[in-house]
RNA sequence: AUUUGAAAAAGGCACAGCUAUCGAAAGGUAGUUUCGCAAAACCACAGACCUAAAGCACAUCUGCCAUGGUAGCUGGGUUACUGAA
Repeated sequence: AUUUGAAAAAGGCACAGCUAUCGAAAGGUAGUUUCGCAAAACCACAGACCUAAAGCACAUCUGCCAUGGUAGCUGGGUUACUGAA
C1' cells in the first nucleotide's frame, strides 16, 4: 500500500419511541433510550424516495412542481481504528 473480517481486542455511532425546540411539511437539533451498523465518519455529484409552503392549473375537490429534505436508500468521492493474508 492492497484485499478481507463484527471471528477477536480497544472502542465508536445510535433506529423506532418519548420530551423540548426549529420548520408549512418532510425532516432537523438536544436529552433519554438502544433496532442495528466494519465506515451507521464526512460530502447532495448521479439516481431513487419523502414533503408541497410559495407558484401554476382547476368552478370546487384536487393535481403538478424543489428552490426543501433523506448520507441509517443505492452508487460515487474523501478520511479512519484494529485482526488476518